Notes:
The part of an RNA shown here (large-subunit ribosomal RNA, domain IV) has 357 nucleotides and comes from Candidatus Omnitrophica bacterium CG_4_8_14_3_um_filter_43_15. The coordinates come from a structure-prediction model, not an experiment, and the mean pLDDT is 85. Its Rfam family is "Bacterial large subunit ribosomal RNA". NCBI's taxonomy places the organism under Bacteria, Pseudomonadati, Candidatus Omnitrophota. RNAcentral holds the full RNA, with entries from ENA and SILVA.

Context: one part of a larger RNA
RNA sequence: CCCUCGUUAAGGAACUAGGCAAAAUAGCCCCGUAACUUCGGAAGAAGGGGUGCCUUAAAUUGUGAAGUGAACAACGGAGCAAUUUAGGGUCUCAGUAAAGUGGCUCUUGUGACUGUUUAGCAAAAACACAUCUCUCUGCAAAGUCGUAAAGACGACGUAUAGGGAGUGACACCUGCCCGGUGCUGGAAGGUUAAGGGUAAAGGUUAUCUUCAGCAAUGGAGAGAAGCUUUGAACCGAAGCCCCAGUAAACGGCGGCCGUAACUAUAACGGUCCUAAGGUAGCGAAAUUCCUUGUCGGGUAAGUUCCGACCCGCACGAAUGGUGUAACGACAAGAGCGCUGUCUCAAUGAGGGAAUCG
Numbered sequence: 001c002c003c004u005c006g007u008u009a010a011g012g013a014a015c016u017a018g019g020c021a022a023a024a025u026a027g028c029c030c031c032g033u034a035a036c037u038u039c040g041g042a043a044g045a046a047g048g049g050g051u052g053c054c055u056u057a058a059a060u061u062g063u064g065a066a067g068u069g070a071a072c073a074a075c076g077g078a079g080c081a082a083u084u085u086a087g088g089g090u091c092u093c094a095g096u097a098a099a100g101u102g103g104c105u106c107u108u109g110u111g112a113c114u115g116u117u118u119a120g121c122a123a124a125a126a127c128a129c130a131u132c133u134c135u136c137u138g139c140a141a142a143g144u145c146g147u148a149a150a151g152a153c154g155a156c157g158u159a160u161a162g163g164g165a166g167u168g169a170c171a172c173c174u175g176c177c178c179g180g181u182g183c184u185g186g187a188a189g190g191u192u193a194a195g196g197g198u199a200a201a202g203g204u205u206a207u208c209u210u211c212a213g214c215a216a217u218g219g220a221g222a223g224a225a226g227c228u229u230u231g232a233a234c235c236g237a238a239g240c241c242c243c244a245g246u247a248a249a250c251g252g253c254g255g256c257c258g259u260a261a262c263u264a265u266a267a268c269g270g271u272c273c274u275a276a277g278g279u280a281g282c283g284a285a286a287u288u289c290c291u292u293g294u295c296g297g298g299u300a301a302g303u304u305c306c307g308a309c310c311c312g313c314a315c316g317a318a319u320g321g322u323g324u325a326a327c328g329a330c331a332a333g334a335g336c337g338c339u340g341u342c343u344c345a346a347u348g349a350g351g352g353a354a355u356c357g
Stems, first nucleotide, its partner, number of pairs: 001352008010343002014341001019338001027051005036041001038169001052090012067075002091095001103336007110328002115127002132166006143153003170323004175253003180250002182246005189241003195235002200230005207222006254272005281315001282312001293309005
């Protein structure tokens, strides 16, 4: 010096990102216990008192001797055991004497809750959840696995069932927009595949014509049928275009200018654009850049915290909005108690390291 422990004057969070760590609290009995609340809770709230041993008395409970007796009943109640209450005494610094064994309160955020999770840096406000809503599915169900299978699950279930999606207890609620995307429905018209359909065009040449040649033969042109290559018009489903519906489907929810007997502001008016221009509620918020916004509270002093304001850079209604008792190894702030966290360090114990042998 390091590790693990014990103790500490005075102070008591001044430490620190933060009371991290440590200390403190603690069992049982009695008294007592607030706001709020979903009336269950909150609650062991908080806050107090007692606690050993010896002894006395009483009471209660259990058991039940002798005895009485009409004798397996009943009466009786000694003794023993346990518990409680009220006194007295006694020892220690200390009686849940050791070990083990809640610190508490207030405010706010967030998630209702118990649960689940990154085996090996994250336990959470993330996931799940009961609830609510939408949607698909009439049974050989939808959906899923599988080789376009058999077969199986769904389910030996049948719409109060099963699948998918979102939301996330409960309370009060959930506004406007269907123009875009998606989904559902519609079928008049447009577009349109394979296929049907053949008009027509090309290639080949039996033959014919013509040229050269005595001839054999060669060159050029026209060209039926067959075969073959190409192939317009026209017919032709779904889809798309189109017409409607649908937002607890994906999503979206404006700008400029002027205006009131001081000023300021604008209930009001004008205008442009849009599918519609953000309703209720909340709001410097887990969201606010400017920002340590401004005001109030708490502190001697507060970028955090609480309550307001609203100028919401860039909240907002099941991608849920706002509240909410209970709950949380969650997050933020404040207080009481307590302490070597600190002022500021000291000392002791054990184990290392180091030095010498």